[in-house]
Context: one part of a larger RNA
RNA sequence: CGUAGGAAUAUUGAGAAGAUCUGACACUAGUACGAGAGGACCGUGUUGGACAGACCUCUAGUGUACCAGUUAUGCCGCCAGGUGUACCGCUGGGUAGCUAUGUUUGGAACGGAUAAGCGCUGAAAGCAUCUAAGCGCGAAGCCAACUUCAAGAUGAGUAUUCCAUUGUCGCAAGACUAAAAGGGUUGUUGCAGAUGACGACGUUGAUAGGCUACAGGUGGAAGUGCAGUGAUGUAUGGAGCCGAGUAGUACUAAUUACCCGAAUG
Numbered sequence: 001c002g003u004a005g006g007a008a009u010a011u012u013g014a015g016a017a018g019a020u021c022u023g024a025c026a027c028u029a030g031u032a033c034g035a036g037a038g039g040a041c042c043g044u045g046u047u048g049g050a051c052a053g054a055c056c057u058c059u060a061g062u063g064u065a066c067c068a069g070u071u072a073u074g075c076c077g078c079c080a081g082g083u084g085u086a087c088c089g090c091u092g093g094g095u096a097g098c099u100a101u102g103u104u105u106g107g108a109a110c111g112g113a114u115a116a117g118c119g120c121u122g123a124a125a126g127c128a129u130c131u132a133a134g135c136g137c138g139a140a141g142c143c144a145a146c147u148u149c150a151a152g153a154u155g156a157g158u159a160u161u162c163c164a165u166u167g168u169c170g171c172a173a174g175a176c177u178a179a180a181a182g183g184g185u186u187g188u189u190g191c192a193g194a195u196g197a198c199g200a201c202g203u204u205g206a207u208a209g210g211c212u213a214c215a216g217g218u219g220g221a222a223g224u225g226c227a228g229u230g231a232u233g234u235a236u237g238g239a240g241c242c243g244a245g246u247a248g249u250a251c252u253a254a255u256u257a258c259c260c261g262a263a264u265g
Base pairs, nucleotide, nucleotide: 001152005163006162007161008160009159010158011157015149016148017147018146021049022048023047024046025045026044027043033038051106052105053104054103055102059100060099061098062097066093067092068091069090070089071086072085073084074083075082076081111143112142117137118136119135120134165178167176168175169174182260183259184258185257186202187201188200189199190198207253208252209251210249211248212247213246214245216242217241218240223236224235225234226233227232
């Protein structure tokens, strides 16, 4: 821009893409078969491999905004306590998120038309013949079935709902003027994201931050008392600190506002 008014929501599916794998074991059954040795079809169940999707409860990683320990050195006047630099200085752990090595799910089932093949009826050709007319069975393959996208499918589909006038000029045709539903700008933002886009919210408010509580991590803060000559230990005290998590709470910021947007057939 189109989809012959303007919108919102929900859809149909022409078409397209993806997936389509396979082993072992057990039962049937030591049955059918076979002198024996051996040893099934059909059918049923269990459990794997590889591959693919989703997820983070568990396990295991990462976790340079979390906690603790510690070395060298500088600084905060000194002690104590902190802090800077040294690969995040090094080391031990670790929330959320992101991951796999972890968890979970999938390939199925039922149909249709067939291939090779197997047949029925059956002539040409009194017989025979699956074929010439006609009819049937038959594969991991084909079409459907499963998952995803999908009306620019210009053949532009369908359904429901919402909005559909005022004023001025004009004899009229018409011109101008505001204006609806709805959308955008904008702000707070997200596990959405390169940017657009998509989702939530904007005071009639829990959208983000802050604060409070909890979960979770670290692992016993500082100060003070006590014990010890001291290093240190111990009590106060599962302490102190804490990023992303879950709730609550308007304290802060989402203020005011602006623009677009129909009357055509």
Large-subunit ribosomal RNA, domain VI from a metagenome, 265 nucleotides, folded computationally.
The full RNA is in RNAcentral, with records from SILVA.